[in-house]
The RNA shown here (transfer RNA) has 72 nucleotides and comes from a Dehalococcoidia bacterium. Rfam family: tRNA. By type it is a transfer RNA. NCBI's taxonomy places the organism under Bacteria, Bacillati, Chloroflexota, Dehalococcoidia. The prediction has a mean pLDDT of 84. The sequence was found in a public genome assembly.
RNA sequence: GGGGCUGUAGCUUAGCGGGAGAGCAUCUGAUUUGCAUUCAGAGGGUCAGGGGUUCGAAUCCCCUCAGCUCCA
Numbered sequence: 001g002g003g004g005c006u007g008u009a010g011c012u013u014a015g016c017g018g019g020a021g022a023g024c025a026u027c028u029g030a031u032u033u034g035c036a037u038u039c040a041g042a043g044g045g046u047c048a049g050g051g052g053u054u055c056g057a058a059u060c061c062c063c064u065c066a067g068c069u070c071c072a
Stems, first nucleotide, its partner, number of pairs: 001071007010024004018055001026042005048064005
């Protein structure tokens, strides 16, 4: 320098064009003499960044950035 893969909540991740979800974690309440467990609820996301296509983009296209990997 060129090719491929990945980037979504604090962490691990699901989501093949129309509601952004789950588990763990955090907070609140119930339960307990207390802690833990369990149960109920709540908060938390510029979907790596920018642009484009589309009525509509996390998803499709282009560029850039970061990580991993292959070739030279």